A computed fold for a 68-nucleotide RNA from uncultured Phascolarctobacterium sp., annotated as transfer RNA. The RNAcentral record of the sequence draws on MGnify. Rfam family: tRNA. The family's RNA type in Rfam is transfer RNA. Its mean pLDDT, the model's own confidence on a scale to 100, is 82.

[in-house]
RNA sequence: UGCUAUAGCUCAGCUGGUAGAGCAACUGAUUCGUAAUCAGUAGGUCGCAGGUUCAAAUCCCGUUAGCA
Repeated sequence: UGCUAUAGCUCAGCUGGUAGAGCAACUGAUUCGUAAUCAGUAGGUCGCAGGUUCAAAUCCCGUUAGCA
């Protein structure tokens, strides 16, 4: 100096406008039972702290951690 930081894990979210997917977890259906399959539920003050704005994961400043 550049890149990365968002759900338990892996990651989307590009020009500012209600935070999402897959896997995992839980509940139910199916099955003699398990697995598989299907339906559903829960789970995130978006690394931290300020600023701009009616409104910030997103823009600006600072800072922390990781990688190069």